[in-house]
Molecule: transfer RNA
Organism: Johnius belangerii
RNA sequence: AGAGGUUUAGGUUAAUAUUAGACCAAAGGCCUUCAAAGCCUUUAGUGGGGGUGAAAUUCCCUCAAUUUCUG
Numbered sequence: 001a002g003a004g005g006u007u008u009a010g011g012u013u014a015a016u017a018u019u020a021g022a023c024c025a026a027a028g029g030c031c032u033u034c035a036a037a038g039c040c041u042u043u044a045g046u047g048g049g050g051g052u053g054a055a056a057u058u059c060c061c062u063c064a065a066u067u068u069c070u071g
């Protein structure tokens, strides 16, 4: 320099246009003599911008970050 992949909650990770989910973590409560374990509840999210569309995590463009390959 060229060609691709990925970006979703504090972390890991689903969702091929029609209600954004799970696990771990965090907070509160229940249980327990006290703890641990267990159970219940809550908080927290689609990298930025634009376009198409009735509707975008999803399709298109661009920027950014990260990563792979070629040289």
Stems, first nucleotide, its partner, number of pairs: 001070007010024004018054001026042005047063005